[in-house]
This is a predicted structure of a 527-nucleotide part of an RNA (small-subunit ribosomal RNA, 5' domain) from an uncultured organism.

Context: one part of a larger RNA
RNA sequence: UGAACGCUGGCGGCGUGGAUUAGGCAUGCAAGUCGUACGCGAAAGUUGACUUCGGGUGGCGAGUAGAGUGGCGAAAGGGUGAGUAAUGCAUGGUUUAACAUACCCUGGAGACCGGGAUAACUUGCUGAAAGGCGGGCUAAUACCGGAUGGUUCCCACGGGAAUAAGCGGCGGGGCUCCUUCGGGACCUGCUGCUCCAGGAGUGGACCAUGUCCCAUCAGCUAGUUGGUGAGGUACGAGCUCACCAAGGCAAUGACGGGUAGCUGGUCUGAGAGGAUGGUCAGCCACACUGGGACUGAGACACUGCCCAGACUUCUACGGGAGGCUGCAGUCGAGAAUCAUCCGCAAUGGGCGCAAGCCUGACGGUGCGACGCCGCGUCAAGGAUGAAGGCCUUCGGGUUGUACACUUCUAGCACGGGUUAAGACACGUCUGGCAUUAAUACUGUCGGGUCUGACGUAACCCCGAGAUGAAGCACUGGCUAACUCCGUGCCAGUAGCCGCCGUAAUACGGAGAGUGCAAGCGUUACUC
Numbered sequence: 001u002g003a004a005c006g007c008u009g010g011c012g013g014c015g016u017g018g019a020u021u022a023g024g025c026a027u028g029c030a031a032g033u034c035g036u037a038c039g040c041g042a043a044a045g046u047u048g049a050c051u052u053c054g055g056g057u058g059g060c061g062a063g064u065a066g067a068g069u070g071g072c073g074a075a076a077g078g079g080u081g082a083g084u085a086a087u088g089c090a091u092g093g094u095u096u097a098a099c100a101u102a103c104c105c106u107g108g109a110g111a112c113c114g115g116g117a118u119a120a121c122u123u124g125c126u127g128a129a130a131g132g133c134g135g136g137c138u139a140a141u142a143c144c145g146g147a148u149g150g151u152u153c154c155c156a157c158g159g160g161a162a163u164a165a166g167c168g169g170c171g172g173g174g175c176u177c178c179u180u181c182g183g184g185a186c187c188u189g190c191u192g193c194u195c196c197a198g199g200a201g202u203g204g205a206c207c208a209u210g211u212c213c214c215a216u217c218a219g220c221u222a223g224u225u226g227g228u229g230a231g232g233u234a235c236g237a238g239c240u241c242a243c244c245a246a247g248g249c250a251a252u253g254a255c256g257g258g259u260a261g262c263u264g265g266u267c268u269g270a271g272a273g274g275a276u277g278g279u280c281a282g283c284c285a286c287a288c289u290g291g292g293a294c295u296g297a298g299a300c301a302c303u304g305c306c307c308a309g310a311c312u313u314c315u316a317c318g319g320g321a322g323g324c325u326g327c328a329g330u331c332g333a334g335a336a337u338c339a340u341c342c343g344c345a346a347u348g349g350g351c352g353c354a355a356g357c358c359u360g361a362c363g364g365u366g367c368g369a370c371g372c373c374g375c376g377u378c379a380a381g382g383a384u385g386a387a388g389g390c391c392u393u394c395g396g397g398u399u400g401u402a403c404a405c406u407u408c409u410a411g412c413a414c415g416g417g418u419u420a421a422g423a424c425a426c427g428u429c430u431g432g433c434a435u436u437a438a439u440a441c442u443g444u445c446g447g448g449u450c451u452g453a454c455g456u457a458a459c460c461c462c463g464a465g466a467u468g469a470a471g472c473a474c475u476g477g478c479u480a481a482c483u484c485c486g487u488g489c490c491a492g493u494a495g496c497c498g499c500c501g502u503a504a505u506a507c508g509g510a511g512a513g514u515g516c517a518a519g520c521g522u523u524a525c526u527c
C1' cells in the first nucleotide's frame, strides 16, 4: 500500500473493499411525470327494482384504474478506463469582427381569421409469436393555410422576398347584459404561447507552452501543402469537391514501433528529485463488436432506432427477442475484493399550480482487523519469596508480588429505563400588510399543526459482577534478547555473512528472555 498468505483475535469512531477476464450473465430494481393540454374509459365488489331464476338492467364503485394523443424530462445523475502520445489533458489567451444556447431572469411588442386530419375506440383480414395491414368515428397547448408585425436577406434609398403564435388552462367576483338556468360576455389574479433585444450560466471552435520509452524506427506525405471558386456547418477551416500551383514536415527527432486515460493530487525525500494517478473532485473516452443516421436547444444517444457480425434464447422453421463497464447477485479466471439489505426522513434531480409521484443519485444499516485512530483485557496491598516447571558448582538461583489471599472500582461488553438533535419547508388552520371594485383570489410577514429509514441507534440514569477479552515473531553478528535436552554435514536453517560431520546461544523441543501488541510475522511493489 485498494494488498495477499500464515498464526491469533475484545470493543468503538472514521475511512475503505473486483487491482485479474472492457470475460459470460439467471432474477429483481436503477426515468419518469403532468387530468390546471386532449378525447376515451373499465372491472371486482355492493345496492335497487325486473325475472322465464339462466339472466338482463339502473345507482355507487368512478370520470377511478387503464391504455392512447400531446408537453417536459429521458444528452443529467450512475459505471468503467478498453481505446487515445494528441481530434486528449494541464496552464494561459484583449482568438471568436468566425459561433450556439431548452429551462431561468430583465425589457419591449403581440396572440387576428380559418381548415383538414389522426391515435385511442370500433370493425374486418392476417401471423405460432413479436406484430402487421385495411374500413369507419373523434379531440387538443398535435398539424396546416391566410392576415398583421418585427426580424433576416436582396437590389440599392425606395422597393421586393421569406418567415410567428395556444386569448389556451385554472382560481375568484358580483355592478351591468345575455341565457338552453349548466353557464357565457364583463372585471380581476395566476400560469402558459409567439417574436425581438439583453443577462446569467453552459457549450462548440481556434492559438501558444508543457505532456513516457525505442534511432537495432531516418526519411515521411497526393487531400498531401497552398490558392481560386463552390458545397457544407451553429460557426472558421481541405471539413468536402472541381480547377490551378508544387508544396508541407523532419536529428529542436518527422514517420514508425511499444506503453499509457490526463490533471488537482497521493507516497517518499531536508530539499532538489523519484515513483504513482485506487477512493474524492475537474476534463476526456467508451457502453456486446463495427458502422450509420433520426429526433431534439443539446446525442451520432449505457437501460432509443437502423444495418452487419459474434454469442445467448423462443419458434408452428416462415420468423422473432436480448445486451449489468447502473445497484445487489451468479458463473468463470484469480493470491484476492462485500448485502439478490432499509428508506425517500434529510440533501440533490425530473415532472407537476399544487398535493404529490419517481429517484440502487443519495441517506443509512450489514459483511471483511483491509487501513488509521482511540479504549480495554483491571487497580491497590500481599514473602512461609508456597507448590510446580527450568537450571544448578546441590549451597542455591530463576519463573516472582507473579499466584494464592484481602480490599476497591465499573470505562467497554451485558440487562432495564429516560430524553434530545438531524425537521426546515410544502400543505392545512389562523392574524397583519400589499394587490384589487372587493372582506374573493394571489403574494408576503408572523403563530399553531403535520412529516424520522437510521433506531432494540447516540447521550444520560440504574443494576450485576473481575466476572466476557492476548497473541505473534525473534534471541550467532548485522539486531534488543541464553541456557539445557535431542540430533550428528543427517534432519533441518538462511535477508547477507553463514550454521549442522557428538559438548550447536544459528537445526527441533523446553525453560528463561527481548520486541511489538488486537495484532504479529512473511511475500510482492514503490520512495
Stems, first nucleotide, its partner, number of pairs: 001524001003523005010375006016368002023331003027328003032072003037069002040066001045060004050055001079286003088211006095205002099203003104199007112146004121136006150163006168191006176185003212258003219249003224246008261283004265276004288309005311322004339365001341364003347361001348359004379407003388399004412468001414463004422454001427449008471516005476497003482511005492499002
Overview:
The coordinates come from a structure-prediction model, not an experiment, and the mean pLDDT is 82. It matches the Rfam family "Bacterial small subunit ribosomal RNA".